[in-house]
Formats: sequence, structure tokens, C1' cells
RNA sequence: GCGAGGGUGGUGGAAUUGGUAUACACACAGGAUUUAAAAUCCUGCGCCUAACGGCAUGAGGGUUCAAGUCCCUCUCCUCGCACCA
Repeated sequence: GCGAGGGUGGUGGAAUUGGUAUACACACAGGAUUUAAAAUCCUGCGCCUAACGGCAUGAGGGUUCAAGUCCCUCUCCUCGCACCA
């Protein structure tokens, strides 16, 4: 350089044909239980906000009533090929 696949909360990862993003699990926080702990159970948990509400799927554009999903450019990661003594 060429080709293929991928980037979504703290982590692993969901999301039918383009139609409520973050399901589910883990971790974490608070509580119950315990002499104390572990285990178990309950509640909370993307970001901002006191709340209402707003924003967010690597970055920036486009199409659409509607985009994680489709199109374009860029960026990073993985794999294969090529080049390189």
C1' cells in the first nucleotide's frame, strides 16, 4: 500500500426489515441479614441537571418523519496479502 472485520456505559455485551439505545450479566454504591465477615436478598447505577428536561453508539457530514443499523470522508484496533535484506 491492497482486502476483510470491528469501535455502543466502569467491563463483557444486546437491540427483528431503519421504528422506545444500553436488554442481560459482572463490577460498583446504599440498605437488610450476621457477633463480624462471606454468601443471600432489596434498591440504585450511560453523561449533564436539584428537578423538569437535555445529550450520547470512534469523529465529521449526508439520506430519511425516523439512523447503532444505509451512503461519503477521516481516525483507531484486529486479521490476511503485498512490499521491504

Background
Predicted 3D model of an 85-nucleotide RNA (transfer RNA) from an uncultured Alteromonadaceae bacterium. The prediction has a mean pLDDT of 80.